[in-house]
RNA sequence: AGCCGGUUAGCUUAGUUGGUAAAGCGAUAGGUUCUGACCCUAUAGACCAGAGGUUCAAGUCCUCUACCGGUUG
Numbered sequence: 001a002g003c004c005g006g007u008u009a010g011c012u013u014a015g016u017u018g019g020u021a022a023a024g025c026g027a028u029a030g031g032u033u034c035u036g037a038c039c040c041u042a043u044a045g046a047c048c049a050g051a052g053g054u055u056c057a058a059g060u061c062c063u064c065u066a067c068c069g070g071u072u073g
Stems, first nucleotide, its partner, number of pairs: 001072007010025004019056001027043005049065005
C1' cells in the first nucleotide's frame, strides 16, 4: 500500500426485507433477611465511531475519514 471483518448502554453482545433500539452482567431503589449474600420486582442508562449522500423513513443501503483486528506482498 491492497483486500476482508469490526465500531450499538459502564462491560459483553443481539438487532429479521430499511419502519418507535433489545438482552445478560453491572448501577440505583424497593421487597425478602437479625445483618449480608442469593433470589424477586421496578427504575435510570446508548438517538448506534465521525461526516456526507439515497429515501417519506437509515443502526441497517452508498461514499469518504478515524480507530481496532485479520490477511496479501
A computed fold for a 73-nucleotide RNA from a Lachnospiraceae bacterium, annotated as transfer RNA.
It matches the Rfam family "tRNA". About the family: Transfer RNA (tRNA) molecules are approximately 80 nucleotides in length.
The source organism's lineage runs through Bacteria, Bacillati, Clostridia, Lachnospirales and Lachnospiraceae.